[in-house]
RNA sequence: CCACGCAGCCGGGGAGUUAGCGGUGCCCUGUACCUACAAUCCGCUCUAGUAGGGGUGAUAUCGAGCAGAGGAUAUUUAUUUGUAGAGCCGCCUUUUAUAAGUGGCGUUGACGCCUGGGUCUUGCGCAAUAAGAACCUACGAACCGUGUCAGGAUGGGAACAUAGCAGCACUAAGAAGGACCUCUUAUGUGCCGCAAGGUCGCCUGGGCUGAGUUAACUGUAAGAGUAACGUCUAUGAAUUGUAUUCGAAGUAAGAUGCGUGG
Numbered sequence: 001c002c003a004c005g006c007a008g009c010c011g012g013g014g015a016g017u018u019a020g021c022g023g024u025g026c027c028c029u030g031u032a033c034c035u036a037c038a039a040u041c042c043g044c045u046c047u048a049g050u051a052g053g054g055g056u057g058a059u060a061u062c063g064a065g066c067a068g069a070g071g072a073u074a075u076u077u078a079u080u081u082g083u084a085g086a087g088c089c090g091c092c093u094u095u096u097a098u099a100a101g102u103g104g105c106g107u108u109g110a111c112g113c114c115u116g117g118g119u120c121u122u123g124c125g126c127a128a129u130a131a132g133a134a135c136c137u138a139c140g141a142a143c144c145g146u147g148u149c150a151g152g153a154u155g156g157g158a159a160c161a162u163a164g165c166a167g168c169a170c171u172a173a174g175a176a177g178g179a180c181c182u183c184u185u186a187u188g189u190g191c192c193g194c195a196a197g198g199u200c201g202c203c204u205g206g207g208c209u210g211a212g213u214u215a216a217c218u219g220u221a222a223g224a225g226u227a228a229c230g231u232c233u234a235u236g237a238a239u240u241g242u243a244u245u246c247g248a249a250g251u252a253a254g255a256u257g258c259g260u261g262g
Base pairs, nucleotide, nucleotide: 001262002261003260004259005258006257008056009055010054011029012028013027014026019045020044021043022042023041033053034052035051036050037049060256061255062254065251066250070246071245072244073243074242076241078239079238080237081236082235083234084233085232086231089230090229092225093224094223095222096221097220098219100218101217102216103214104213105212112208113207114206115205116204117203118202119201120197121196122195123194124193125192126190127189128187129186130185131184132183133182135178136177137176139174145170146169147168148167153162154161155160
C1' cells in the first nucleotide's frame, strides 16, 4: 500500500415507574430494519434490554462548539376562571327621624283653633211615598150572556104550548170616576225599632289669627336584612413572564480501532 473479515451503526429525548439501567405504554422531535416478551410489568446489573434473523461497514462511525422543539421544578410576575366563606366594606331592599335641594298646597288665606251640615256596612220589622190589584158608583152585549119576552113564526079543532127577534132590566169582557179599609211590588222616604260589624275617617259651610306648611323624590343620621354583583380571605385550574435544570432535530472544527494474508 492492497484484499478479506470483525468492531461500529441501523434513531434520540422528557416525565413517570425503578435500588439503578433499558424496553413496552404516555409526551416531544422526526422517518432512522424485522420477529417474540412486556405495567398486577419484561429483561439486565454500572454505562446495562434479553433471544433470534437481516442490511451497511471510510458515501461509514465518533464528535468539542453553536443551536433550542419540548419537558420538569420554584414561598416567583401578570391575566382569566372555578369553588367555599365574610352582612358592623361597597351596592341593593326596608324602618324611623330630619328638612339641605327639588316638588305639591298657600294672601282666591297655609298651618292652628272654634263651630254647623251631610255621610258607615249588612239583615229583619214598622211607617211613609209611588204604582198595580181587590173594593164602590155609573156606563156597557144586533147574533155567538141571563131574566121577562110585545109583534110575528111554528104546532094544535080549540084551550094553549114551543122556539125566540126587537124593547126593557141585570151583568161579563172593557174603558171611566171615586175611596185609601185590604193585598202585592219598589225606593238617596224615616235611622223609627232591633241585631251584627266598623268607628274619628271622608265631603262641605262659616268665624279668629296671619305665612308658612307637607315629607312624594334626592340628601343626611341611626338601625334591620340580603352572598346576586363588586371587594376581601382561603384554595384550585389554565395561559404568560423570570430563575434553575434536562434536552431532540439541524449544523459542525476535529478524530478514528482489531485480526488475518500478500